[in-house]
Model confidence (mean pLDDT): 77 of 100. The RNA shown here (Glycine riboswitch aptamer) has 99 nucleotides and comes from a Pseudomonadota bacterium. Lineage of the source: Bacteria > Pseudomonadati > Pseudomonadota. Rfam family: Glycine riboswitch aptamer. Its family is annotated with glycine biosynthetic process in the Gene Ontology.

RNA sequence: AUGAUCCCCGCGGGAGAGAUCGCAGCCGUAUGAACGGGUGCGACGCCGAAGGAGCAACCGCCCCUGGAAACUCUCAGGCAAACGGACCGCGGGGGGAUG
Numbered sequence: 001a002u003g004a005u006c007c008c009c010g011c012g013g014g015a016g017a018g019a020u021c022g023c024a025g026c027c028g029u030a031u032g033a034a035c036g037g038g039u040g041c042g043a044c045g046c047c048g049a050a051g052g053a054g055c056a057a058c059c060g061c062c063c064c065u066g067g068a069a070a071c072u073c074u075c076a077g078g079c080a081a082a083c084g085g086a087c088c089g090c091g092g093g094g095g096g097a098u099g
Stems, first nucleotide, its partner, number of pairs: 006094008018044001020043005026037004045079003051075001052073003058067003
């Protein structure tokens, strides 16, 4: 002096799948056995891009065996909006490989 992998923060983008059914009670309108909203429990149906788990191409390793996906599983999470959201882009900070 160049400043990588990686980590944190901020901003922007960001998919999929029942606004399902039943029960319970709450709020509002109404005064009606009705309508709307959201909450809890249960049921079946579905989604995969928080997290988690499994295997594989591949890499490492004498062996044992280690790492490993957006694939698979759906434990968790989710299925109007909101929240969340892998991942992508930009900016800032840490860090310090490499030249």